[in-house]
Context: one part of a larger RNA
C1' cells in the first nucleotide's frame, strides 16, 4: 500500500478566524470537459489463454483465434458531475422588536475579614500540638475598646444556575464592546460547509524591566517526629502569588468524545423565550423554539457504558494512530532573553 480504526486499548489538533483545495439546496435553457455508445487508426513479435496440427508422448514447435482491459480521431446521446446563463426559496445572511447573560475592556466606588501602626483599658500569660519545643510577652504581648494605614479576595445571594470559541469569566456603578436566543413581517438570493499552510486567542508556573507587597508561600532557616527525615506536623520566611508593558505557548488544555448537515420511540427536571387554554388574576395546565441536567428505548459496544447534546443510522471537510521499550530522546531545522518548545528519527533490544 489495500484495509481497518481514534470515550477508556495506540490515535481528535488545546481553541477560534480563515487562504488554497475538497465538498455542496431547488428549477428552466445551452456547452459538451468528465460519462456513456458506435467506426477507424494504434496497442511489433515471442509468451499468457482457447482450438487445431508436427515431432511414438511430454517438454518443446507450428497454424489459427481470443487478450492486449491503453491511447488518439470522428460521429453520436445529455440522465448525472461539470461550465454558461435563466428563476425559486426550503440553506446562509441582513433588518425591525424584545427579553436573558460572572462573555470582553476601562475608569470609580463599598463592606466583612487579615496583617501593621497610634492611643485607651487591662495583667500573665499568649500561641501552637498527638504530645511538644521553636516563637511572640513586664521594653506590658494574648484579649478588649476607638482611631489610622494598606494589599488582595470577594461570604449569604450560589443553582447537575447562566455566559464564553477555547484557555476562562462572580461584590456594586456607569461607560466602550462581543455574541447567542426568541418572535414577526420584510428583504438579499446558495451569497453555504470544512479548512492543509497561515493568523490570533491561549489556565498555572516561568522570564524581561517598571511599581507593589496585607494574606499566603516553593527555596531557605529553626522546632518537633523518626533508625534517619533533605517530607508528613509546628514557628518563621525570600522569589513569587498583585499591577503596567512585553515574552513564553505548555496541561489530565477532558465530555480523555474534531467541526457541519441530514435522519432515528420517549420520561423527568431546570434554564431564557413565545404562544395557548382556563382564571378577577397563568408561577401551576397544554404546545411550541434555544440551552443545560438525570433516567432510559431501538440500535451501538470487547465490556464499561452511549443512546435526538449518540459512541445509533448515514453523507461532507479536516486532524491523528499502526506492538512495547529506546524516546517524546539524539540530530538538522524553526521558535525563544532563558527555560525550552514545535517537528522528530535510527542503532541496539523484547
Nucleotide at each position: 500500500c489495500u484495509g481497518g480504526g481514534c470515550g477508556u486499548a495506540a490515535a481528535g489538533g488545546g481553541c477560534g478566524c480563515g487562504u488554497a483545495g475538497g465538498c455542496g439546496g431547488u428549477u428552466g435553457a445551452g456547452c459538451a470537459a468528465g460519462u456513456c455508445a458506435g467506426a477507424u487508426g494504434u496497442g511489433a513479435a515471442a509468451g499468457c489463454c482457447c482450438c487445431g496440427a508436427g515431432c511414438u508422448u511430454a517438454a518443446c514447435u507450428c497454424g489459427g483465434g481470443a487478450a492486449c482491459u491503453g491511447c488518439a480521431u470522428c460521429u453520436g446521446a445529455a440522465a448525472c458531475u461539470g461550465c454558461u446563463u435563466u428563476a425559486c426559496u426550503u440553506g446562509a445572511g441582513u433588518u425591525c422588536u424584545g427579553g436573558a447573560u460572572g462573555g470582553g475592556g476601562u475608569a470609580g466606588u463599598g463592606g466583612a475579614a487579615u496583617u501593621c501602626c497610634c492611643a485607651g483599658u487591662g495583667u500573665a500569660g499568649c500561641g501552637g500540638u498527638g504530645a511538644a519545643a521553636u516563637g511572640c510577652g513586664u521594653a506590658g504581648a494574648u484579649a478588649u475598646u476607638g482611631g489610622g494605614a494598606g494589599g488582595a479576595a470577594c461570604a449569604c445571594c450560589u443553582g447537575c444556575g447562566g455566559c464564553g470559541a477555547a484557555g476562562g469569566c462572580g461584590g456594586c456603578u456607569a461607560c466602550c464592546u462581543g455574541g447567542a436566543c426568541a418572535g414577526u413581517g420584510a428583504c438579499u438570493g446558495a451569497c453555504g460547509c470544512u479548512g492543509a499552510g497561515g493568523c490570533g486567542c491561549g489556565a498555572a508556573a516561568g522570564c524581561u524591566a517598571g511599581g507593589g507587597g496585607a494574606g499566603c508561600g516553593a527555596a531557605c532557616g529553626g522546632g518537633a517526629u523518626u533508625a534517619g527525615a533533605u517530607a508528613c506536623c509546628c514557628c518563621g520566611g525570600u522569589a513569587g502569588u498583585c499591577c503596567u508593558a512585553g515574552c513564553u505557548g505548555u496541561a489530565a488544555a477532558c465530555g480523555a468524545u474534531g467541526g457541519g448537515c441530514a435522519c432515528u420511540u420517549g420520561g423527568u427536571g431546570u434554564u431564557g423565550g413565545g404562544g395557548g387554554u382556563a382564571u378577577u388574576g397563568a408561577g401551576u395546565c397544554c404546545c411550541u423554539c434555544g440551552g443545560u441536567g438525570c433516567c432510559g428505548g431501538a440500535g451501538u459496544u470487547a465490556a464499561c457504558a452511549c443512546g435526538u447534546u449518540a459512541a445509533g443510522u448515514g453523507c461532507c471537510c479536516c486532524g491523528c494512530c499502526u506492538g512495547g521499550g529506546g524516546a517524546g530522546u539524539a540530530c538538522g531545522g524553526u521558535c525563544g532573553c532563558a527555560a525550552g518548545a514545535c517537528u522528530g528519527a535510527a542503532a541496539c533490544u523484547c